About this RNA: A computed fold for a 131-nucleotide RNA from Thermocatellispora tengchongensis, annotated as FMN riboswitch aptamer (RFN element). NCBI's taxonomy places the organism under Bacteria, Actinomycetota, Actinomycetes, Streptosporangiaceae, Thermocatellispora.
């Protein structure tokens, strides 16, 4: 020093514009957006993970209520042509998708949980190990 350990931190986009309505960023029309790891070459549609729902069990509570943790289940959506050694991922055309709860009307985008939780990160401090 590479490199490994621990710990804390830090990281999600996206409602414009017209139409109808008493009323709509939720309805209609056109647009706009895409967490993380892999991957024979770059992926919202592939293989996986997180989130979010749903449980069993366990703490905190006198009980409910509710708030946490473990495991455990659920969980959207692509196809033609092209180039190439290789691509469902690049290029060209079409498509499709998108949790709960809320609401003067039905939400991927508003507004709550959420100053929250959370994969993963040759992303940053720190202390240790380390020739």
């Nucleotide at each position: 020093a590479a490199g490994c350990g621990u710990g804390c931190u830090c990281c999600g986009g996206g409602g414009u514009c017209g139409g109808u309505g008493a009323a709509a960023u939720u309805c209609c029309g056109a647009g706009c957006c895409g967490g993380c790891g892999g991957u024979g070459a770059a992926a919202g549609u592939c293989c996986g993970c997180g989130a979010c729902c749903c449980g069993u069990c366990c703490g905190c509570a006198g009980c409910c209520a509710g708030c946490g943790g473990c495991c455990g289940g659920u969980u959207g959506a692509c196809c033609c042509g092209g180039u190439g050694g290789a691509a469902c991922u690049c290029c060209g055309g079409g498509a499709c998708c998108g949790a709960c709860g809320g609401u003067g009307a039905g939400a991927g985008u508003c507004c709550g949980g959420a100053u929250g939780g959370g994969a993963g990160g040759c992303a940053g401090c720190a202390c240790g190990c380390g020739a």